[in-house]
Record summary: A computed fold for a 349-nucleotide part of an RNA from an uncultured rumen bacterium, annotated as small-subunit ribosomal RNA, central domain. Its Rfam family is "Bacterial small subunit ribosomal RNA".
Context: one part of a larger RNA
RNA sequence: CUGGGUGUAAAGGGAGCGCAGACGGUUAUGCAAGUCUGAAGUGAAACCCCACGGCUCAACCGUGGGCUUGCUUUGGAAACUGUAUAACUAGAGUACUGGAGAGGUAAGCGGAAUUCCUAGUGUAGCGGUGAAAUGCGUAGAUAUUAGGAGGAACAUCGGUGGCGAAGGCGGCUUACUGGACAGCAACUGACGUUGAGGCUCGAAGGCGUGGGGAGCAAACAGGAUUAGAUACCCUGGUAGUCCACGCGGUAAACGAUGAAUACUAGGUGUUGGGGACCGAAGGUCUUCAGUGCCGUCGCAAACGCAGUAAGUAUUCCACCUGGGGAGUACGUUCGCAAGAAUGAAACUC
Numbered sequence: 001c002u003g004g005g006u007g008u009a010a011a012g013g014g015a016g017c018g019c020a021g022a023c024g025g026u027u028a029u030g031c032a033a034g035u036c037u038g039a040a041g042u043g044a045a046a047c048c049c050c051a052c053g054g055c056u057c058a059a060c061c062g063u064g065g066g067c068u069u070g071c072u073u074u075g076g077a078a079a080c081u082g083u084a085u086a087a088c089u090a091g092a093g094u095a096c097u098g099g100a101g102a103g104g105u106a107a108g109c110g111g112a113a114u115u116c117c118u119a120g121u122g123u124a125g126c127g128g129u130g131a132a133a134u135g136c137g138u139a140g141a142u143a144u145u146a147g148g149a150g151g152a153a154c155a156u157c158g159g160u161g162g163c164g165a166a167g168g169c170g171g172c173u174u175a176c177u178g179g180a181c182a183g184c185a186a187c188u189g190a191c192g193u194u195g196a197g198g199c200u201c202g203a204a205g206g207c208g209u210g211g212g213g214a215g216c217a218a219a220c221a222g223g224a225u226u227a228g229a230u231a232c233c234c235u236g237g238u239a240g241u242c243c244a245c246g247c248g249g250u251a252a253a254c255g256a257u258g259a260a261u262a263c264u265a266g267g268u269g270u271u272g273g274g275g276a277c278c279g280a281a282g283g284u285c286u287u288c289a290g291u292g293c294c295g296u297c298g299c300a301a302a303c304g305c306a307g308u309a310a311g312u313a314u315u316c317c318a319c320c321u322g323g324g325g326a327g328u329a330c331g332u333u334c335g336c337a338a339g340a341a342u343g344a345a346a347c348u349c
Base pairs, nucleotide, nucleotide: 003321004320005319006318007303008302012317014201015200016199017198021194022193023192025088026087027086028085029084030083031082033081034080035077036076037075038074039073040072041071042070048066049065050064051063052062053061054060091191092188093187094186096183097182098181103177104176105175106174107173108172109171110154115149116148117147118146119145120144121143125136126135162169163168206247207246208245209244210243211242215241216240220236221235222234223233258316259315260314261313262312263311266294267293268292269291270290271289272288273287274286275285276284277283278282298305299304322349323348324347331342332341333340334339
């Protein structure tokens, strides 16, 4: 390389959009590039295989045939692939009707709580722990009442509930806006699937500039614990956490399970729609789209998966090939930096 694989053994790209490429529904007709078939030429000899023969046999040698899987030219076939033309509607999309949703962006508003400030009441403690101490407090704390300031997060509802491609999204209102679903069957007529490069998005932490700063809290300080304690516990506390605009581009970015399509027993919850029947509430049956559990066949090393497949098949992409060395070194690209991406070898077991 081939092969075999990728939930947990090595291995699915963090996610989407999409150029090239690869693959691609039904019908008719033409062409004949692929494909199949006939013929001719060529494919040196030796070698190789088969048969026969010559040295007494064999090795060796000779003759004939095969092989030379190919190439060129030419005659035909038209199922499949391709291609051209014409058409279709089951894939895909558009229009219309309808309901669901923490989908996104921006602005405004709200209440509870923490903290701080002011004032009143009030007096000696408060706080904290396994126990303490540091700390706060007679300059009046903690507690309690009233008023004010400011920032951040939105209890209950709340749900293996919903939405989103993933990351993720949760108080209320408004504006703008994306997608999915159901019904209908009017329109387009294969417009599809996947997608190397590429582009875009991408939690937390981090970086730059400017704001903001209540609570929490890396670093740091102190108190404890301890043999020590650069920790766990306690009292404080700065970056940060928040906002705007940029950068960065990584995660156990997980369902550790790439995307798409078709097929393959059932049962039972739940979310959003539709239909039929019976009806007072509501119920029964059925259908589409999601989201859970159990389970047959099948698969699997087992665990388990099982119409949301890890089953049966097809298409396309990504990735793996013993452990360590190592996601390191070097080089390159990107970045303000931190670093990210790509990514070895010696050596060793």